[in-house]
RNA sequence: CGCUGAAUUCCCGUUCCACGGGAAGCGGGGGACCCAAAGAUCUGGGGCGAAUCGCCAGCUCGGCGUAGCGCAACUCUUUCAGCGCGAGCCCGUCAGCUAACUCCGCAGGCUGAGGAAAGAGAA
Numbered sequence: 001c002g003c004u005g006a007a008u009u010c011c012c013g014u015u016c017c018a019c020g021g022g023a024a025g026c027g028g029g030g031g032a033c034c035c036a037a038a039g040a041u042c043u044g045g046g047g048c049g050a051a052u053c054g055c056c057a058g059c060u061c062g063g064c065g066u067a068g069c070g071c072a073a074c075u076c077u078u079u080c081a082g083c084g085c086g087a088g089c090c091c092g093u094c095a096g097c098u099a100a101c102u103c104c105g106c107a108g109g110c111u112g113a114g115g116a117a118a119g120a121g122a123a
Base pairs, nucleotide, nucleotide: 002110003109004108008024009023010022011021012020013019025106026105027104028103029102030101035096044094045091046090047089048088053065054064055063056062068085069084070083071082074121075120076119077118078117079116080115
């Protein structure tokens, strides 16, 4: 430089850092009428995320697939081939959608010279 991801930019206070606060931008949750559902809960239920589901078990904590997701160097879309991921965490008995309103986050983790074709654009 670049990739994943919402996770960037700027301002103020502070002697500097740390820290605190704010704005824009991006992302997520809660939350009416209407609509949906059609008693309740039980074996609860729900949220972020691509990360769901199935089978096999040698009984290990693994394997094989799969919905889905990512990469490829100017950007976007599509196609073919290739290479990967297909986790984890949180709320706490509670939440359908949802205008107004309201709350929260702006992290973490990475690589190594890098296929082809078409269309549109930028330079």
A computed fold for a 123-nucleotide RNA from a soil metagenome, annotated as c-di-AMP riboswitch aptamer (ydaO/yuaA leader).
Its mean pLDDT, the model's own confidence on a scale to 100, is 78.